A computed fold for a 143-nucleotide RNA, annotated as FMN riboswitch aptamer (RFN element). Of the family's consensus pairs, 97% are formed in the model. It matches the Rfam family "FMN riboswitch aptamer (RFN element)". Its family is annotated with FMN binding in the Gene Ontology. The coordinates come from a structure-prediction model, not an experiment, and the mean pLDDT is 81.

RNA sequence: UAUGAUCUUCGGGGUCGGGUGCAAGUCCCAACCGGCGGUAUAGUCCGCGACCCGCCAUUUCGGCGGCUGAACCGGUGACUUUUUUGCAGAGCUGAAAGAGAAUUCCGGUACCGACAGUACAGUCUGGAUGAGAGAAGAGAACA
Numbered sequence: 001u002a003u004g005a006u007c008u009u010c011g012g013g014g015u016c017g018g019g020u021g022c023a024a025g026u027c028c029c030a031a032c033c034g035g036c037g038g039u040a041u042a043g044u045c046c047g048c049g050a051c052c053c054g055c056c057a058u059u060u061c062g063g064c065g066g067c068u069g070a071a072c073c074g075g076u077g078a079c080u081u082u083u084u085u086g087c088a089g090a091g092c093u094g095a096a097a098g099a100g101a102a103u104u105c106c107g108g109u110a111c112c113g114a115c116a117g118u119a120c121a122g123u124c125u126g127g128a129u130g131a132g133a134g135a136a137g138a139g140a141a142c143a
Base pairs, nucleotide, nucleotide: 006138007137008136009135010134017029018028019027031123032122033113034112035048036047037046038045043111044110052066053065054064055063056062071109072108073107074106075105079100080099081098082097083096084095085094086092087091115126116125117124
């Protein structure tokens, strides 16, 4: 220095106000919220996790597979690239022009959200003081 067993900590937010009704944070109007990694900064792109289902294993931990929501329009141009060209002699990430370029930025208008309970739930209660993508840190032996 590299690999790195193992360990520790962290790891999800949100119904203001009103209507109807015996009763609704569940209906209606309206309000509010946005896990993790990647990528130009993302709830809507790609991938992952959670819930749920199947099979296998089972004292416990688990393994494999399935399922897994929703975005468009306009603008900008990080960056990429082509041509020409200056100094110059391989760099100055030089200059000018062209092309491409964000579902992430800016503006506008939309949309989405497991299961169980209950007056029908993204926001209440519950499984869950759980699990977890992952983030940060510590780090032995051997080589």